[in-house]
Small-subunit ribosomal RNA from a metagenome, 1469 nucleotides, folded computationally. Model confidence (mean pLDDT): 83 of 100.
């Protein structure tokens, strides 16, 4: 010090979360020791038991218990007597019990903190000083006797003492009053001196040393009271107050005071927050933080309050009293039922509550307290110990060497390597700790007693004896022996640390983001690693990070946020100069700011924690002295801010009245006739009762065309015909007047579009609601025809708008350019002029960017308003306003990790522009209807094996399913296996036959002994055995390689450097042209380059050349019935090598160029000549694990292998692709002509013979430019005559042929017979732009044969049409919008249905605290008082005032609950 998380990516805003520190903690796992601390945060809930406040005999009467002495009796034990001594129960008296200890309920307060004051006060014990202490008296407790009661306790009688009580005396410098007087002060006053009057004291004890007593003064200590300042939240708490505020008088108090009472006055407090409600003890301090702050108020210290709840007083120096009293109440206990007792928020302890917090311990040794002369006694204060890892600190669990880098574990690319790991073993060393034994503290100083010294019966100093709970503890020494001692969490990122196995959106994890759906570094386990360590994690809470409440230190155009506008109150802020003052401010000094804490230095425990000493700090408050720049205050002055005056000018500024024309509607009259109107198209509507249209006149209401603008005016809302009246303002000029009079503005007041409301008018047009007609799946809409409220006027409400410039007001300052409105200067149409406005562009600067930019969103100042994640919600409740509608103010529970702004790249759009493609259009032929073939879906089945599924699956994998193939099904078998390698044993290999079986196979049988050899053996093959292994068309194409499809042969896709931008990115690649093309040219912050395009390659079209067999045959010769048949030839065709040729090269025109146009020239071919191969970056988790390969998983007498049979060929149905047709451009019969490219030896076969034919029997040629397989449409004739036919051929019957081990399921072909549907095919849809479509046949692969009508090739014949790019589909480039990015098959809104959650309303019901009225009213103080007591003082009794409590009544506030009900949030597809 930051990090994660919104996005495809970016910057910003903004929330959420994390890393740190802390705790009186708790929980989980674990645990060796010591030191120092801490330990009911909850029920101020209830408490059994014990202890926590007594002491003094040197105040007193005394003697119950104990010990001693004495006496009597007794042998003794012992009994009795004796206060004689030590002592001492209960009692009188003194002092203490008001301290110490506990708790935090109450309290928002002079309670606390801080600083002052008391001229308004008290103070026992202590210290100092002064003075005094004479006399008298009557009681009472105890004890004794007696009575009552269960007890607690109480009554009566007799008697007694005191340092108890009473009276008298003495007394002042005391107190009070009066008078005079001195000094001082702060008003009352204080003070000095004097006089007079009144009044009040005492106690003894004694070792005679003293101690105690009384009065007064002073000090010290402790308290009381008053005051300034500070001290929580809520305004959805705005008014509160009758002893209230003040005065006079009196009472009361230690003392001032409405503290109390009477009377008088009517005050007092409050937006600087009264009153009310809620919460809370306050501070020193503690935690955190850089600090400022924020949070907390345990332990320790100070203060306060409380003591079962409420009230009350008594005693006392001090209390309204924790372990005192009285009363009331609740609760608990005892009881003989009559009545009594009690108060752990003291220390332990118990129950309860709770996540949770200890022993019914020891000692007064020390420190401190009470009493006492003292010894001493008491002391749960205190000091110690016990329990608890609750926290802090320290120590240890060993150290060194040791590589065969051991075994084992884990991992891997696995004959081996890595890691655990110098870790272990092993060797050496050490002994803190542990165990055992031994030694052994400090804390102790006093006091008492005693010795001595100095002053003198005491104090001080020195010495001696005695005193330790902790504790035989700390500590020290010796011995033994590595011996007794390591865990917890984490390992996806944040955040240090990685692999394997298991699991398979399951189980689970998770602080946030998020992991898990078969290869999970995120779940669980293991190995390893990392972090901390006697602890480690989790949870809770606080601060930090968070500048995320911003004083330090934030914002408000668009992210949350400027009030709709003005006027103005309080408040805040405020121009120049002079003087005074000194409140703020600054400086010095003094006081205070307790100690502890924090910081620092030093010191003590072996260190540290801890503790001690010194310093510093305590940032504050008060007082005082000084300074006077600034602010304030006071006084004076100035003119520039502001205002006034005078002159000018300007405008849809406002209010009221008058007037005007156009348009519209209506009425009347006229002309006139069939429609008008309306729409995308219509209909509703109007119209022959005369509409619409046209003309004239009349009336009505509303709004003001052109001018008109980027204009003007106004505070905003807003304002528009002309004119009059009234009225407000801005601006300019002059510089005459005032002299800071100013700015802003919480509350407040006023204004405030439209809609809406009330009352009364008005109503032409328009027009919510409503009606009708259309549209539509529907259409409560958009469109049309009507039409009420309203719109208009007057008066009164409402008070809101995207009231927007989404930009508050005012002032000052800060480059330029340009337009315009109103003035001024000027003769001016000139102008770097000037003032005030309204606009545009831009510099600096600012901004997240877009943008703003003198009209700031720049630089500064003042004041106001507002914001603090999204949703819930501008909602609920409450209050205010309103006639209502509603407005203003304005939450929470709950829920999410985002919501959002600007910009970027894509994608998308029933956005735009440009362009292309058999994309449409123009044409030709098909498909969709029929039959059949084939594939698919579905269904069926034992199985109908599997895959392919929009384009881009469906005559696809399959270029050949009868067996085989074959993967499927049922069945019979085999288990190292049908196949590979290795090992052992045996045997040549191989082979003939028989039997069983469906076969595989089993049993049996015949023949056969081989090859090489160094004679050891070896190679090959077969059989048996053993285990390593084989095998799998089993799964995952979403783990993969490879190959493929598609967009698409579309023209695109990128990079380097540079530049621009905070950045994602942009530029280049955009623009202007051009092209089939990101093809090329020009321009250009870009310059270049790469993959694509094109070209290079193959075929084809022309020519040349070379070569000339199996091809060819012009010329020459020979020969035949005929044929290049033969000799020969290379001319031609052809074959197949090499070349040539085409490049917009030439011409014309257009163009800067690139390039385009041309029935141009030439050329076989002309602008890519035609065709093929060639497929950029990428997309579709596209297809394929069943071609092959391969990771992982799975099977292993089976998911492997063999066999025979069946199935893949099923069949109500649906779809795709084909084929044959429906006929005359045809069918059929006969005759006849012309290809190319291929194939051929288990083959193609000429030719001959047989058969109607498929084919069969012979036979010959050819391993092929040699032999062979071979055309059809066409052409020439005949026939058919429009029909289900001489079309069409399905289906079925019969007879055959061929292939093959075998044609039943399930082959093809032939012949005869049979002769189905079908007469051109709905919606829709496909192909094709030239040698193309269409049409005709031929060949080949696979293959025994073939379901081939398929696929791949070949040639023959051979068209039509394209105006064009509006539309459909697909694509390319640019641009625009976007809330999309899984990218429009996107995103997303609302209702309904279901579950869960919190919440509002609600007839009511049930509590709670507080206040008020009335009634009653204990104890008690005070007041009054004739009868009783007492001589009296006084008391009893009685009465009165007040009050706690109780009762009752009506309201208010608050909480819970409530049938039903309202919306909200979350959940799933």
């Nucleotide at each position: 010090a930051g990090a994660g998380u919104u996005u495809g990516a970016u910057c910003c805003u903004g929330g959420c979360u994390c890393a740190g520190g802390a705790u009186g903690a708790a929980c989980g796992c674990u645990a060796g020791c010591g030191g120092g601390a801490g330990g009911c945060u909850u029920a101020a809930c209830a408490c059994a038991u014990g202890c926590a406040a007594g002491u003094c005999g040197a105040g007193g009467g005394g003697u119950a218990a104990c010990a001693g002495g004495g006496g009597u009796a007794g042998c003794a034990a012992u009994a009795c007597c004796u206060g004689c001594c030590g002592a001492c129960g209960a009692c009188c008296g003194g002092c203490g019990c008001a301290c110490g200890g506990g708790u935090g309920a109450g309290u928002a307060a002079c309670g606390c903190g801080u600083a002052u004051g008391c001229a308004a006060c008290c103070u026992a014990c202590c210290u100092u000083c002064u003075a005094c202490a004479g006399g008298a008296g009557g009681a009472u407790a105890g004890c004794u006797u007696u009575c009552g009661g269960a007890a607690a306790c109480g009554g009566a009688a007799a008697u007694u003492a005191a340092u108890a009580c009473u009276c008298c005396a003495u007394a002042a410098u005391g107190a009070u009053a009066u008078a005079u007087u001195u000094u001082g002060g702060c008003a009352u006053c204080a003070u000095u001196a004097u006089a007079u009057a009144u009044u009040u004291a005492a106690a003894g004890c004694u070792a005679c040393g003293g101690u105690g007593g009384u009065a007064g003064a002073a000090g010290a200590u402790g308290g009381g009271c008053a005051u300034g300042c500070g001290u929580a939240a809520c305004a959805u708490u705005a008014g509160c107050u009758a002893g209230u505020u003040g005065g006079u008088a009196a009472g009361g108090u230690a003392a001032c005071g409405g503290c109390u009472u009477a009377c008088c006055a009517a005050g007092g407090c409050a937006a600087c927050g009264a009153u009310g409600u809620u919460u809370a003890g306050g501070g020193g301090a503690c935690c955190u933080g850089a600090g400022a702050g924020g949070g907390u108020g345990a332990u320790c210290c100070c203060c306060c309050a409380c003591a079962c709840u409420g009230g009350u007083a008594c005693u006392g120096a001090g209390a309204c009293a924790c372990g005192g009293a009285c009363c009331a109440g609740a609760c608990u206990c005892c009881u003989a039922c009559g009545g009594g007792a009690g108060g752990c928020a003291g220390c332990a302890g118990u129950g309860a509550g709770g996540a949770a917090u200890a022993u019914u311990g020891g000692u007064c040794a020390a420190u401190g307290g009470g009493c006492g002369c003292a010894a001493g006694c008491c002391u749960g204060a205190a000091c110690c110990a016990g329990c608890c890892a609750u926290c802090c600190c320290g120590c240890g669990u060993g150290c060194a060497g040791g590589a065969a880098g051991a075994c084992g574990g884990c991992c891997c690319u696995a004959u081996g390597g890595g890691u655990u790991g110098u870790a272990a073993a092993c060797u050496g060393c050490u002994u803190u700790u542990a165990u055992a034994a031994g030694g052994g503290a400090a804390g102790a100083a006093u006091a008492u007693u005693u010795u001595c010294g100095u002053c003198g019966u005491g104090a001080c100093g020195a010495g001696a004896c005695u005193u330790g709970a902790c504790g035989g503890u700390a500590c020290c020494u010796u011995a033994u022996g590595a011996a007794u001692a390591a865990g917890c969490a984490u390992c996806g990122g944040c955040u240090a640390a990685c692999u394997c196995c298991g699991u398979g959106c399951c189980a689970g994890c998770a602080g946030c983001c998020g992991c898990g759906g078969u290869a999970a570094u995120a779940c669980g386990g293991a190995g390893g690693a990392u972090g901390c360590a006697a602890g480690c994690g989790u949870u809770a809470u606080c601060c930090g990070g968070a500048u995320u409440u911003a004083u330090u230190g934030g914002g408000u155009u668009u992210a949350a946020a400027g009030g709709g506008u003005g006027c103005g109150u309080a408040g805040g802020c405020g121009g120049g100069c002079u003087a005074a003052u000194a409140a703020g401010u600054c400086a010095g000094u003094g006081g205070u700011g307790a100690a502890a804490u924090c910081u620092u230095c030093c010191g003590g425990c072996u260190c540290a924690a801890c503790c001690g000493g010194g310093a510093a700090c305590c940032u504050g408050c008060c007082a005082u002295u000084g300074a006077u720049a600034c602010u304030g205050u006071u006084a004076g002055u100035c003119u520039u801010g502001a205002g006034u005056a005078c002159g000018g000018c300007u405008g849809a500024g406002g209010u009221a009245g008058g007037c005007g024309g156009a348009a519209u509607g209506u009425g009347u009259a006229a002309u006139g006739u069939a429609g008008c109107g309306g729409u995308g198209a219509a209909a509703u509507g109007c119209u022959u009762a005369g509409a619409u249209a046209u003309u004239a006149c009349a009336c009505a209401g509303a709004a003001c065309a052109c001018c008109a603008a980027u204009u003007g005016c106004g505070u905003a809302g807003g304002c528009a015909g002309c004119u009059u009246a009234c009225u407000a303002g801005a601006c300019c000029g002059u510089a005459a007047c005032u002299g800071a009079c100013g700015c802003u503005g919480a509350g407040g007041c006023a204004c405030g579009a439209a809609a809406g409301c009330g009352u009364g008018g008005g109503u032409a047009g328009c027009g919510a609601a409503c009606a009708g007609g259309a549209u539509u799946a529907g259409a409560u809409a958009c469109c049309c025809u009507g039409g009420u409220a309203g719109u208009c006027c007057a008066c009164g409400c409402c008070g809101u708008a995207a009231g927007c410039u989404a930009u508050g007001a005012u002032u000052a300052c800060u480059c330029g350019u340009u337009g315009u409105u109103g003035g001024c200067g000027a003769u001016a149409c000139a102008c770097a002029g000037u003032c005030a406005g309204c606009g545009a562009c831009c510099a600096a600067g600012c901004g997240a960017a877009a943008g703003c930019g003198a009209u700031a969103a720049g630089u500064a100042a003042u004041c106001c308003a507002c914001c603090u994640g999204g949703g819930g919600a501008g909602u609920a409740c409450g209050c205010u306003c309103g006639c209502a509608a509603g407005a203003g103010u304005g939450a929470a529970a709950c829920u999410c990790a985002a919501a959002g702004g600007a910009a970027u790249u894509g994608a998308c759009g029933g956005g735009g522009g440009c362009c292309c493609g058999c994309a449409c259009a123009a044409g030709c032929g098909g498909u969709g209807g029929a039959g059949c073939a084939u594939g698919u879906g579905g269904u069926u089945u034992a199985a109908u094996u599997c895959g392919a599924u929009g384009c881009a699956a469906c005559g696809c994998g399959a270029a050949g399913a009868a067996c085989c193939u074959u993967a499927c099904c049922a069945g019979c078998c085999c288990u190292u296996g049908a196949c590979a390698u290795c090992c052992u044993c045996g045997g040549a290999a191989c082979u003939u036959g028989g039997c069983a079986g469906a076969g595989a196979u089993g049993c049996u049988u015949u023949g056969g002994u081989g090859c090489c050899u160094u004679c050891g053996g070896g190679a090959g093959c077969c059989g048996a055995g053993u285990g390593a292994c084989a095998g799998g068309u089993g799964c995952u194409g979403c783990a993969u390689g490879g190959c493929u499809g598609u967009c698409g042969u579309c023209a695109g896709c990128u990079c380097g450097u540079g530049u621009c931008g905070u950045g994602a990115g942009a530029u280049g690649u955009u623009g202007g042209g051009u092209u089939a093309a990101g093809u090329c040219c020009c321009g250009u912050a870009a310059c270049g380059a790469g993959c694509g395009c094109a070209a290079c390659c193959c075929c084809u079209a022309u020519c040349g050349u070379u070569a000339g067999u199996u091809g060819c045959c012009a010329u020459c010769g020979g020969g035949u019935a005929a044929u290049g048949c033969c000799g020969g030839g290379g001319a031609c065709u052809c074959u197949a090598g090499c070349g040539a040729a085409a490049c917009u090269g030439c011409c014309a025109c257009c163009g800067u160029a690139a390039g385009g146009u041309g029935a141009g020239a030439g050329g076989a071919a002309g602008g890519u000549g035609g065709g093929g191969a060639u497929g950029a970056c990428g997309u579709c988790a596209a297809a394929u694990c069943a071609g092959c390969a391969c990771g992982g998983c799975c099977c292993u007498u089976a998911u492997g292998u063999c066999c025979a049979g069946g199935g893949c060929u099923a069949c109500a149905c649906a779809c795709g692709u084909g084929u044959u047709a429906c006929a005359a451009u045809g069918g059929u019969c006969g005759a006849u002509a012309c290809a190319g490219a291929g194939g051929g030896c288990a083959g193609c076969u000429a030719c001959c013979g047989g058969g109607u034919g498929a084919c069969c029997g012979g036979a010959u040629g050819c391993c092929a430019a040699u032999c062979u397989c071979g055309a059809a449409a066409g052409u020439c004739g005949g026939u058919c005559c429009a029909a289900g036919u001489u079309c069409g051929g399905a289906u079925c019957g019969g007879a055959g042929u061929c292939u093959g081990c075998a044609a039943c399921u399930c082959g093809a072909c032939u012949c005869c017979g049979u002769g189905a549907a079908g007469c051109u095919g709905g919606a829709a849809u496909c192909g094709c732009u030239a040698g193309u479509a269409a049409u005709c046949g031929c060949g080949c692969a696979u293959c025994a044969g073939c379901c081939a009508u398929g696929g791949c090739g070949c040639g023959g014949u051979g068209a039509a049409u394209a105006c064009g790019u509006u539309c459909c589909c697909g694509g390319g480039c640019c641009u625009u919008g976007u809330a999309c990015a899984c990218a429009c098959c996107g995103c997303c809104c609302g209702u309904c249905a279901a579950g869960c959650c919190a919440u509002g309303g609600a007839a009511g019901c049930u509590g709670g605290g507080g206040g008020u009225g009335c009634c009653u009213g204990a104890a008690g103080u005070c007041c009054g008082u004739a009868a009783c007591c007492g001589u009296a003082a006084g008391g009893a009794g009685c009465g009165g005032c007040c009050u706690a409590g109780g009762g009752u009544a009506a309201a208010a506030c608050u909480a819970g609950u409530g049938a039903c009900u309202g919306g909200g949030g979350c959940u799933a597809a």
Its Rfam family is "Bacterial small subunit ribosomal RNA". Gene Ontology terms of the family: ribosome and structural constituent of ribosome.